[in-house]
A computed fold for a 76-nucleotide RNA from Crenarchaeota archaeon 13_1_40CM_2_52_14, annotated as transfer RNA. The same sequence occurs in records of 2 taxa. The RNAcentral record of the sequence draws on ENA.

RNA sequence: GGGCCGGUAGUCGAGCCAGGACCAAGACGGCGCCCUGCGGAGGCGCAAAUCGUGGGUUCGAAUCCCACCCGGCCCG
Numbered sequence: 001g002g003g004c005c006g007g008u009a010g011u012c013g014a015g016c017c018a019g020g021a022c023c024a025a026g027a028c029g030g031c032g033c034c035c036u037g038c039g040g041a042g043g044c045g046c047a048a049a050u051c052g053u054g055g056g057u058u059c060g061a062a063u064c065c066c067a068c069c070c071g072g073c074c075c076g
Stems, first nucleotide, its partner, number of pairs: 001075007010028003020059001030046005052068005
């Protein structure tokens, strides 16, 4: 230098191919309440993601297109 894969809540991780469908799943973690002799166990609820960055297409983009950044693997 070239190719491929990945980047989404604090952490992990779906959704992307074939764009819309109350609020972008779920688990762990956090907070509150209940339960309990007590509890970090169990039950219920809540908060938290401008979806790596910047543009473009579109009525509408996490999703499609382009460039770039970061990480991994492969080729030279």